Molecule: transfer RNA
Organism: marine sediment metagenome
RNA sequence: UGCCCGAUAGCUCAACUGGCAGAGCGGCGCGCUGUUAACGCGAUGGCUGGAGGUUCAAGCCCUCCUCGGGCAG
Numbered sequence: 001u002g003c004c005c006g007a008u009a010g011c012u013c014a015a016c017u018g019g020c021a022g023a024g025c026g027g028c029g030c031g032c033u034g035u036u037a038a039c040g041c042g043a044u045g046g047c048u049g050g051a052g053g054u055u056c057a058a059g060c061c062c063u064c065c066u067c068g069g070g071c072a073g
Base pairs, nucleotide, nucleotide: 001072002071003070004069005068006067007066010025011024012023013022019056028042029041030040031039049065050064051063052062053061
């Protein structure tokens, strides 16, 4: 310097062919228990790395940038 992959909730990851952003874990409240853990119930959390563009509509498509990983030189 070029190419490829990735960036979504506190963490690990989903989200089809563009059509209401989800799960598990964690944290919180309650129950259960002599207490803790486990278990059960309930509620809880993100303008999807940043800036533009296309579109009626963008996590998804296009451009540039940032960060992480890999390959080549």